[in-house]
RNA sequence: GCCCGUAUAGCUCAGUGGUAGAGCGCAGGUCUUGUAAACCUGAGGUCCGUGGUUCAAUCCCGCGUGUGGGCA
Numbered sequence: 001g002c003c004c005g006u007a008u009a010g011c012u013c014a015g016u017g018g019u020a021g022a023g024c025g026c027a028g029g030u031c032u033u034g035u036a037a038a039c040c041u042g043a044g045g046u047c048c049g050u051g052g053u054u055c056a057a058u059c060c061c062g063c064g065u066g067u068g069g070g071c072a
Base pairs, nucleotide, nucleotide: 001071002070003069004068005067006066007065010024011023012022013021018055026042027041028040029039030038048064049063050062051061052060
């Protein structure tokens, strides 16, 4: 330099067009003499940026950036 993949909650990841979920973690509660475990509840996301397509975009397309890989 060229090609391919990837970017969603604090972390690991789902979500193939109709304004987002799970596990772990975090906070509160129940229980316990107390802690842990278990159970219940809750908080936490302008879905990397910017344009385009569409009535409507996390999702489709272009460019950029970060990141992983391949070729030279």

This is a predicted structure of a 72-nucleotide RNA (transfer RNA) from Trebouxia sp. A48. RNAcentral holds the sequence, with entries from ENA. Rfam family: tRNA. Rfam links the family to the GO term triplet codon-amino acid adaptor activity. Taxonomically the source falls in Trebouxia (Eukaryota, Chlorophyta, Trebouxiales, Trebouxiaceae).